[in-house]
Molecule: transfer RNA
Organism: Acidimicrobiia bacterium
RNA sequence: GCGGGAGUGAUGGAACUGGUAGUCAUGAUGGUCUCAAACACCAUUGCCCGAAAGGGCGUGUGGGUUCGAAUCCCACCUCCCGCA
Numbered sequence: 001g002c003g004g005g006a007g008u009g010a011u012g013g014a015a016c017u018g019g020u021a022g023u024c025a026u027g028a029u030g031g032u033c034u035c036a037a038a039c040a041c042c043a044u045u046g047c048c049c050g051a052a053a054g055g056g057c058g059u060g061u062g063g064g065u066u067c068g069a070a071u072c073c074c075a076c077c078u079c080c081c082g083c084a
Base pairs, nucleotide, nucleotide: 001083002082003081004080005079006078007077010026011025012024019067027045028044029043030042031041032040046057047056048055049054060076061075062074063073064072
């Protein structure tokens, strides 16, 4: 230099042929239980606005297509594999 693959909460892994992003597990915080802990169980766990109800944004970055994009297209960034 060329070709291929991957990038989603703190972490792992999903999202079924474009139609509600954060289901599940781990971790963290709080609580129940306990003399105390462990285990187990319950709740919460991206950012912004708001007193609350609720609303907006967010899938590596920036654009595009579409009524609608994590998903399709283009460029770039990072990592992995192969070729030279």